[in-house]
Molecule: c-di-GMP-I riboswitch aptamer
Organism: Selenihalanaerobacter shriftii
RNA sequence: AAUUUUAGAGGGCAAACCUGUUGAAAAGCAGGGACGCAAAGUUAUGGGGCUAAAUCCUUUAAAGGAUUUAGCUUGCCAGACUGCAUUU
Numbered sequence: 001a002a003u004u005u006u007a008g009a010g011g012g013c014a015a016a017c018c019u020g021u022u023g024a025a026a027a028g029c030a031g032g033g034a035c036g037c038a039a040a041g042u043u044a045u046g047g048g049g050c051u052a053a054a055u056c057c058u059u060u061a062a063a064g065g066a067u068u069u070a071g072c073u074u075g076c077c078a079g080a081c082u083g084c085a086u087u088u
Base pairs, nucleotide, nucleotide: 012037013036017032018031019030020029021028022027035075041081042080043079045078046077047076048073049072050071051070052069055066056065057064058063
């Protein structure tokens, strides 16, 4: 430096839920909390999922529908980049 196997002691991350906060929402952030995780580290590139303020359509209105578009999700799956312990 490269590859493979096994494992989670030390150490790391933190689902649901609760509180605060930002947001129209999905959801994000901080604290608490642990269902899980060996890439649950980074990246919205491809597919999937979610939201609909704005836009468009129907409508007197209320309301309903669509997603060009705008967001969110890497703890949905791939791709890309990087990394820890142990064995060979």